[in-house]
RNA sequence: GCGGAGGGCUGGAUGACCGCGGGGCCGCGAGGCUUCGAGGAAAGUCCGGACUCCCGUUGGCAAGGGUGCCGGGUAACGCCCGGCGGGGGCAACCCCAGGGAAAGCGCCACAGAGAAGAGACUUCCUUUGUACGCAAGGGUAAAGGUGAAACGGUGGGGUAAGAGCCCACCGCGGGACGGGCAACCGGACCGGCACGGCAAGCCCCACCCGGAGCAAUGCCAAAUAGGGGCCUCGCGCGGGGGCCGGUCGGGCAACCGAUACCGCCCGCAGGGACGCCAACGCCCGAGAGGCCCGGGUUGGCAGCUUGACCGCCGUGGCAACACGGUUGGCAGAGGAAUGGUCAUCCAUGGGCGAAAGCCCGGGACAGAAUCCGGCUUACAGGCUCUCCGCGCAU
Numbered sequence: 001g002c003g004g005a006g007g008g009c010u011g012g013a014u015g016a017c018c019g020c021g022g023g024g025c026c027g028c029g030a031g032g033c034u035u036c037g038a039g040g041a042a043a044g045u046c047c048g049g050a051c052u053c054c055c056g057u058u059g060g061c062a063a064g065g066g067u068g069c070c071g072g073g074u075a076a077c078g079c080c081c082g083g084c085g086g087g088g089g090c091a092a093c094c095c096c097a098g099g100g101a102a103a104g105c106g107c108c109a110c111a112g113a114g115a116a117g118a119g120a121c122u123u124c125c126u127u128u129g130u131a132c133g134c135a136a137g138g139g140u141a142a143a144g145g146u147g148a149a150a151c152g153g154u155g156g157g158g159u160a161a162g163a164g165c166c167c168a169c170c171g172c173g174g175g176a177c178g179g180g181c182a183a184c185c186g187g188a189c190c191g192g193c194a195c196g197g198c199a200a201g202c203c204c205c206a207c208c209c210g211g212a213g214c215a216a217u218g219c220c221a222a223a224u225a226g227g228g229g230c231c232u233c234g235c236g237c238g239g240g241g242g243c244c245g246g247u248c249g250g251g252c253a254a255c256c257g258a259u260a261c262c263g264c265c266c267g268c269a270g271g272g273a274c275g276c277c278a279a280c281g282c283c284c285g286a287g288a289g290g291c292c293c294g295g296g297u298u299g300g301c302a303g304c305u306u307g308a309c310c311g312c313c314g315u316g317g318c319a320a321c322a323c324g325g326u327u328g329g330c331a332g333a334g335g336a337a338u339g340g341u342c343a344u345c346c347a348u349g350g351g352c353g354a355a356a357g358c359c360c361g362g363g364a365c366a367g368a369a370u371c372c373g374g375c376u377u378a379c380a381g382g383c384u385c386u387c388c389g390c391g392c393a394u
Stems, first nucleotide, its partner, number of pairs: 001390010012345007020037007039365001043376002046374005051213004055281007064209005069083005084098001085096004099204002104202002106198003121144002124139006152170006171193001172191003177186003217302004227293007236268005244263003247258004270284003309329002311326006346363001348361005
């Protein structure tokens, strides 16, 4: 210098004027002053949580869904980091739904003789016949041919021709032992080869998982209604009391007494169907509960943004990250603010020009809505770091 690989940052700046939303202060009020006001993805809503409600919690079984090499990180994850294995690249580096196919079932299109305990179309060898073209039988699976895949590969020996039939190497299976936390790696030696592929087909194994969502949910106001239908279980026993309501008795009355019985209080049985069972808690205990339909209001406040937060510094760790410190930073609307115009500058595209320069265009993707951690997708241009290959010079 050319070509390439992996990250990080930024993604218009300043000023003036007009305008919008939140907070604070001032003002009786109209309003005034001041301060703050989109993103790295605010997006897709694909994962994981916080929070709230649905009678609750725990355990087991069943059903359904998800994840899937190993170790670590994290509140958690399908995310991240570091490794392992396989594939690609000269390399930097990139890609992989990467458990189990000797538990079982199923599938393997087309082509091909044959697609899983298989098979013989052509060739090869051989026997018989022969009209000398060949036909029939047998042997074999080396060569050809088909396919994504053909039941080990290459070479040699051997044979009628052949074949793990025999041998060497490679592959495959087992494997003492060694290394590593592990995935896994190496491997003396043994086995002549038995075991094709697909689990993003069923399935098996291990682990994880309740549902709905801030239009959750709570309070206030207003309004309407104190509705309708269907269904499940149950309506049993014992005790207490005379303060109150019944009832009974006494009394002129205030009141006194009783109470088999009812309201009342207590306990038990029993009930509380959201897959089933068990335990505990809770509610009801003569009622309790489930599902559906209909009517009204759809206004205000809370939830609502300071938090598993971000930045910087230090320590530990290869790293993800953790811990400690910190006078730093941090929108909060609700039919929903965050905008517009002008000037100068900064990049940038096009045209003219020899050049200086002049003219025109225009500023990527996009835009909060309960909040976090991720992933994915979109993104003009600019800046920057590390690494690899080739060439040249020293």